[in-house]
RNA sequence: CUCUUAUCAAGAGCAGGUGGAGGGACGAGCCCGAUGAAACCCGGCAACCGGCAGUAUGCACGGUGCUAAUUCUUGCAGGAGCUGCGGCUUCUGAGAGAUGAGAG
Numbered sequence: 001c002u003c004u005u006a007u008c009a010a011g012a013g014c015a016g017g018u019g020g021a022g023g024g025a026c027g028a029g030c031c032c033g034a035u036g037a038a039a040c041c042c043g044g045c046a047a048c049c050g051g052c053a054g055u056a057u058g059c060a061c062g063g064u065g066c067u068a069a070u071u072c073u074u075g076c077a078g079g080a081g082c083u084g085c086g087g088c089u090u091c092u093g094a095g096a097g098a099u100g101a102g103a104g
Base pairs, nucleotide, nucleotide: 001104002103003102004101005100006099007098008097013042016041017040018039022032023031024030026075027074028073029072043067044066045065047064048063049062050061051059052058053057071096076093077092078091079090080089081088082087
């Protein structure tokens, strides 16, 4: 990097330290940011795999992961309702993305 598979409506400092201008995957929106962004450290959470309990549950011990807003909303298709027929609202599924595990 590719494929398969599971989950994505919850949880965790919008009071920490360093840092200095960006970030929320991408497009379109709309947001967050000098009352300090990304990144790193500390703290925390507990999704998966392993571990320990001797178990439809718990521990935070290890490996990853996560730590604003439903994956922030939407991007393709279908259903329902409304409509001034331009669209709007809502539901379902896929696609895309993120993370874990396995394989190549």
A computed fold for a 104-nucleotide RNA from Insulibacter thermoxylanivorax, annotated as SAM riboswitch aptamer (S box leader).
RNAcentral holds the sequence, with entries from Rfam.
Rfam family: SAM riboswitch aptamer (S box leader). About the family: The SAM riboswitch is found upstream of a number of genes which code for proteins involved in methionine or cysteine biosynthesis in Gram-positive bacteria.
Taxonomically the source falls in Insulibacter (Bacteria, Bacillati, Bacilli, Paenibacillaceae).